[in-house]
Molecule: c-di-GMP-I-GGC riboswitch aptamer
Organism: Woeseiaceae bacterium
């Protein structure tokens, strides 16, 4: 230095359950153990997720205004509400999605 023996001492610890935090993602602590050679540490670039704003669509509901009718009604547009789908934009969340940076046990080889 390159690396990772089905090697040995250990290390961490996914889904779930449980109990606390949080608006939420997700975090902590138990219990577990899919995995795992940096699954040790940093949200820095990018992806994901959430949660406010915001643009534009949709669907429905109310209202009016206009056209049509004798009238019901039917068309058609503006406005208000609720709901949903996208782009943008800011908080956060995730380092066991990738990329980058910092440190690092142990050992076969060379």
């Nucleotide at each position: 230095u390159u690396u990772g023996a089905u090697a040995a001492a250990g290390g961490c610890a996914a889904a779930u359950c449980c109990a606390g935090c949080c608006a939420a993602a997700g975090c902590u602590g138990g219990a577990g153990g899919c995995g795992u050679a940096a699954a040790g540490c940093c949200a820095c670039g990018g992806g994901u997720c959430c949660u406010c704003g915001c643009u534009u669509c949709c669907u429905c509901c109310g209202c009016g205004a206009c056209g049509u009718u004798c009238g019901a009604g039917c068309g058609c547009c503006a406005c208000g509400a609720a709901g949903g789908a996208c782009c943008c934009c800011a908080a956060g969340a995730u380092c066991g999605c990738c990329g980058g940076g910092c440190u690092g046990c142990c050992g076969c080889a060379g």